[in-house]
Annotation: This is a predicted structure of a 394-nucleotide part of an RNA (large-subunit ribosomal RNA, domain III) from a Nitrospirota bacterium. Rfam family: Bacterial large subunit ribosomal RNA. On this family, see Yusupov et al., Science 2001: "Crystal structure of the ribosome at 5.5 A resolution". The RNAcentral record of the full RNA draws on ENA. The source organism's lineage runs through Bacteria, Pseudomonadati and Nitrospirota. Its mean pLDDT, the model's own confidence on a scale to 100, is 81.
Context: one part of a larger RNA
RNA sequence: AAGUAGCGUAAAUCUCGAUGAGAAGUCGGGACGCCGUAAGCCUAAGGUUUCCUGGGGAAGGUAAAUCCGCCCAGGGUAAGUCGGGACCUAAGGCGAGGCCGAAAGGCGUAGUCGAUGGACAGCAGGUUAAUAUUCCUGCACCACCUUAUAUUCGGUGAAGCGAGGGGUGACGCAGUAGGAUAGUCAGAGCCAGAGGAUGGUAGUUCUGGUCCAAGCGUUUAGGCUGGAGAGGGAGGCAAAUCCCCCUUUCUGUUAAGGCUGAGGCGUGACGGGGAGUCCGUAAAGGACGAACUCAGGCGAUUCCACACUGACGAGAAAAACCUCGCGUGGAGGAUAUAGGGUGCCCGUACCGCAAACCGACACUGGUAGGCGGGUAGAAGAUACCAAGGCGUUC
Repeated sequence: AAGUAGCGUAAAUCUCGAUGAGAAGUCGGGACGCCGUAAGCCUAAGGUUUCCUGGGGAAGGUAAAUCCGCCCAGGGUAAGUCGGGACCUAAGGCGAGGCCGAAAGGCGUAGUCGAUGGACAGCAGGUUAAUAUUCCUGCACCACCUUAUAUUCGGUGAAGCGAGGGGUGACGCAGUAGGAUAGUCAGAGCCAGAGGAUGGUAGUUCUGGUCCAAGCGUUUAGGCUGGAGAGGGAGGCAAAUCCCCCUUUCUGUUAAGGCUGAGGCGUGACGGGGAGUCCGUAAAGGACGAACUCAGGCGAUUCCACACUGACGAGAAAAACCUCGCGUGGAGGAUAUAGGGUGCCCGUACCGCAAACCGACACUGGUAGGCGGGUAGAAGAUACCAAGGCGUUC
């Protein structure tokens, strides 16, 4: 320079009370304002204790601070079923032998890793200051072991073990039609509460509520496919009763049968939730608990389901699962019902369009996925609102 620029988007504050040495900024009440396909909620990555409670007031906080994502201390993350591992493979990585290369090393077979994919058994409510599909309550399910009973298969070879064959898993995109649900709106009924400072309001008034999962049972709209048997065969690296191919019989062809299938109904539920009422506190907290029904409108981008139709650019793999024999093995196995038992390791707090991640900062930037209500509207535009969250540190 200069007490100058600036104090980081113009969403906004005011008031009463409390605490305190001290209050515009902290806490509590009230009013006002802002967001509301977000400035709300869930979650991946990333962060790594920032979470909760008590205390603090040096420094950090663009000023103050009794406050804080700051400092100190203590506490907090509970799983057979959620996500990952004890399962599978993709791109890609590594790679016994091997090939190549002055060395270092490069490539690569068998194999072994590797999710962003496949497979796979938990829902509803309650509870903590802080966790919850993890704790608790209720109702389930899966795998393995085991007990009893019944049925059945097995020395013409069970289980187990090994390597195989076949099926399935198994898939893209565009298009519009149907069914259904979530959700939502108003009505009727039912239940609870209200009685009004102003013209009216005991009324056909006003306000609020009217809900619920997995599982189990049953089955629908719809989709796919004809069904059952016999004979033959040179293919599936051996074999096959499996798959495939051929022939043929019966039956059927608006169908039946089989597979699949949202949703509905019943149960779950003598349960939970529930407006509110009552007790009560400094803040808290606790107890009780009504109706819970009917018929409609709108209606999904969600489900049936890449199901159907269409075209060409012709749209993963492996395991699980089903089935077939072969080898080994040498005596048990399977199913149903009713019981009992076991169930390992890691993650789980909190932020997560942000003051906690990436940007040197409490930075107008950036950050994958899901939910995302009402009125008006074609709409996820826009405007105003709900739930919820904030007024962005002078």